Description: A computed fold for a 271-nucleotide RNA from a Microcaldota archaeon, annotated as Bacterial large signal recognition particle RNA. The gene name in the source record is ffs. Rfam family: Bacterial large signal recognition particle RNA. Gene Ontology terms of the family: signal recognition particle, plasma membrane targeting and SRP-dependent cotranslational protein targeting to membrane, signal sequence recognition. The family's RNA type in Rfam is non-coding RNA gene.

[in-house]
RNA sequence: GUGGGCUAGGUUGGAGCGGUAGCAGUGUUCUAUUACCACAAAUCUGCUUUAGGUGGAACCGAAGCUUUUGGGGCGAAUGCCUUUCGUUCGAAUGGCCAAUGGUUGGACGUUGAACGCUUGUCCCCAAAGGCUGAAAGCACUAGUCAAUCCGCCAGAUUCGGAAGAAAGCAACGGUAGCUAUUGUUUUGAGUGCUUUGGAAUUCACAGGCGGGAGGAAAAUCACUGGGUUAACUAUUCGAAUACAAUGCACUCCACUCAAGGGCGUGCCCAC
Numbered sequence: 001g002u003g004g005g006c007u008a009g010g011u012u013g014g015a016g017c018g019g020u021a022g023c024a025g026u027g028u029u030c031u032a033u034u035a036c037c038a039c040a041a042a043u044c045u046g047c048u049u050u051a052g053g054u055g056g057a058a059c060c061g062a063a064g065c066u067u068u069u070g071g072g073g074c075g076a077a078u079g080c081c082u083u084u085c086g087u088u089c090g091a092a093u094g095g096c097c098a099a100u101g102g103u104u105g106g107a108c109g110u111u112g113a114a115c116g117c118u119u120g121u122c123c124c125c126a127a128a129g130g131c132u133g134a135a136a137g138c139a140c141u142a143g144u145c146a147a148u149c150c151g152c153c154a155g156a157u158u159c160g161g162a163a164g165a166a167a168g169c170a171a172c173g174g175u176a177g178c179u180a181u182u183g184u185u186u187u188g189a190g191u192g193c194u195u196u197g198g199a200a201u202u203c204a205c206a207g208g209c210g211g212g213a214g215g216a217a218a219a220u221c222a223c224u225g226g227g228u229u230a231a232c233u234a235u236u237c238g239a240a241u242a243c244a245a246u247g248c249a250c251u252c253c254a255c256u257c258a259a260g261g262g263c264g265u266g267c268c269c270a271c
Base pairs, nucleotide, nucleotide: 001271002270003269004268005267006266009060010059011058012057013031014030015029016028017027021048022047023046024045025044036056037055038054039053064263065262066261067260068259069258070257071256072255075252076251078249079248080247082245083244086241087240088239089238090237091236092235093234094233095232096226097225098224100222101221102220103219104218108214115210116209117208118207119206120205121204124198125197126196127195128194129193130191131190132188133187134186135185137184138183139182141180142179143178144177149174150173151172157166158165159164
């Protein structure tokens, strides 16, 4: 030096977050590899700067261990800016009415719109009439009235020798008071009615004459004025804030690239 075997030395991952006085593990996230397993462990387990414990397996003396500088860099923590949506608070405007202007669809209009003139109605006042409410008196009629009242009283009853007389039920006729209808009288700041007279006016309605194409309503928008502004609601603005996202700064960085330093390279057998 080469080959074979072996393990007392080494490897079988690393990092962020979380957690801890700190380290490591269980937890969680990212990342790398051809490349370990089992057991216990979150108000947890083990350990103390030489910082996991117990038991087992595979591989290797280099695919070995360790370390420095620089570049790139997955991912994560923190801070800041911005933004969407949500929540809370505050402010302004709108909500209702009117005027003016615009827009929209439909209806009306040459079988005649707007507009002008004229007549009447509607509206107001007065008088008369009608109607009607209320009250009281009077009158008529009806009921009460088949009354325990009055009249007249068949039959029956009583008296009488008889003639006759007496009281008297029903029927018939009547009756106060009361009730109802009707009429009449008085009254009401009554009146959706009628007439007459007056007043007022072009807002509305209708007729006539002229005129010759628009006018009106609704919805909505803009603007102006007024109203509301306790609450509610819509929009806008401002402030705060949870989650999320983009970006920036900073820190730790798996992995990777480049250039270096240090340590280690054992044992047995054969040639």